[in-house]
RNA sequence: CCAGCUGGCCGGACGGCCGCGCGCGCAAGUGCCGAAAGGCCGCGCGUGAGGAAAGUCCGGGCUCCAUGGAACACGAUGCCGGAUAACGUCCGGCGGGGGAAACCCUAGGGAAAGUGCCACAGAAAGCAAACCGCCCCGCUUGCGGGGUAAGGGUGAAAGGGUGGGGUAAGAGCCCACCGCGCGACUGGCAACAGGAGCGGCACGGCAAACCCCAUCGGGAGCAAAACCGAAUAGGAACGACGCGAGGGUAACCUCAGGCAGUUCCAGCCCAGUCGUUCGGGUAGGUUGCUAGAGGUCGGCGGCAACGCCGAUCCCAGAGGAAUGGUCGUCACGUCACCGCUCGCGGUGGCCUUACAGAACCCGGCUUACAGGCCGGCUGGCAUU
Numbered sequence: 001c002c003a004g005c006u007g008g009c010c011g012g013a014c015g016g017c018c019g020c021g022c023g024c025g026c027a028a029g030u031g032c033c034g035a036a037a038g039g040c041c042g043c044g045c046g047u048g049a050g051g052a053a054a055g056u057c058c059g060g061g062c063u064c065c066a067u068g069g070a071a072c073a074c075g076a077u078g079c080c081g082g083a084u085a086a087c088g089u090c091c092g093g094c095g096g097g098g099g100a101a102a103c104c105c106u107a108g109g110g111a112a113a114g115u116g117c118c119a120c121a122g123a124a125a126g127c128a129a130a131c132c133g134c135c136c137c138g139c140u141u142g143c144g145g146g147g148u149a150a151g152g153g154u155g156a157a158a159g160g161g162u163g164g165g166g167u168a169a170g171a172g173c174c175c176a177c178c179g180c181g182c183g184a185c186u187g188g189c190a191a192c193a194g195g196a197g198c199g200g201c202a203c204g205g206c207a208a209a210c211c212c213c214a215u216c217g218g219g220a221g222c223a224a225a226a227c228c229g230a231a232u233a234g235g236a237a238c239g240a241c242g243c244g245a246g247g248g249u250a251a252c253c254u255c256a257g258g259c260a261g262u263u264c265c266a267g268c269c270c271a272g273u274c275g276u277u278c279g280g281g282u283a284g285g286u287u288g289c290u291a292g293a294g295g296u297c298g299g300c301g302g303c304a305a306c307g308c309c310g311a312u313c314c315c316a317g318a319g320g321a322a323u324g325g326u327c328g329u330c331a332c333g334u335c336a337c338c339g340c341u342c343g344c345g346g347u348g349g350c351c352u353u354a355c356a357g358a359a360c361c362c363g364g365c366u367u368a369c370a371g372g373c374c375g376g377c378u379g380g381c382a383u384u
Base pairs, nucleotide, nucleotide: 001380002379003378004377005376006375007374008373009372010371012330013329014328015327016326017325018324020048021047022046023045024044025043026042029041031040032039033038050355054366055365057364058363059362060361061360062221063220064219065218074217075216076215077214078213079093080092081091082090083089094108095106096105097104098103109212110211114210115209116206117205118204131152132151133148134147135146136145137144138143139142160178161177162176163175164174165173179201180199181198182197185194186193187192225287226286227285228284235278236277237276238275239274240273241272244255245254246253247252257269258268259267294313295312296311297310298309299308300307301306333350334349335348336347337346338345339344
């Protein structure tokens, strides 16, 4: 210098003017809104979005509900060890796969507990199977019976591979090597790795099919929840006025009465109205509401995730929802022109920038992102 791998960070800067939310301080009018609860109005100072605030996919805090425990069911997770408040996250390893390497990917427990499935093709798809071929026998010479998994063909997959012996032809039937299974023992906390020796080879694949095993999980969510609390409707108590007839202790029955012209039938109604007080509770208001598994720096422990200690800082809290607008300078980008040591410089114009906007709070994951900065590593070439 070229090609590649990987970790982290920033994500316009500064200043002036105007405006908005919140906090604090000062100052208030017997001010304004409201029935009340409560809120609002002035001035000054401070502070005011993100790395993802997003998707709401996991985990936790917090709040309410469920009397407690166990089992079953259901759901999630799934190599091992560690971290953590917890996790499906993270860190370090192991096994498998890819790459020449740096490095990357990986839901990776159990298939000799059981059930099920293995499409199409193929003769046969699971305690194998005879379509072609090969071999033997019979005979009517192209048929029948039998043997055979070495050869052909099908398939993702056909019950080890190569060579030799053997045989009627074959076959782990036998032998050598390779593969495979079991495995004393050794190393490691473990996953696992190595492996003396033994075994003719059995235990095809699928569990993101049911299932088995192990571990974890009660439900709902800040529109949670607590407090204050109108009007209207509804509830309770008390008081006043009112409320047909008969029967019955009562429930109820019968006859009346009413339901907007009248009659009949069916159905329905037949006690309320007003006042006072009380309780629940709606609208509304307040709290929850931001000091926290918190940030930064340093030291120590650990390979690391992370933990401990010390110092220091306070960093949005709205509720239809503030965090904005404008001007100037600079940086970046882009376009045009000029100079030119051919890579930069100068002048002018444009854009003021990507993804994106907190809503109870944290830890993660995932997704989106113009442009830029800083490391570490691998391979190649050149030079010293």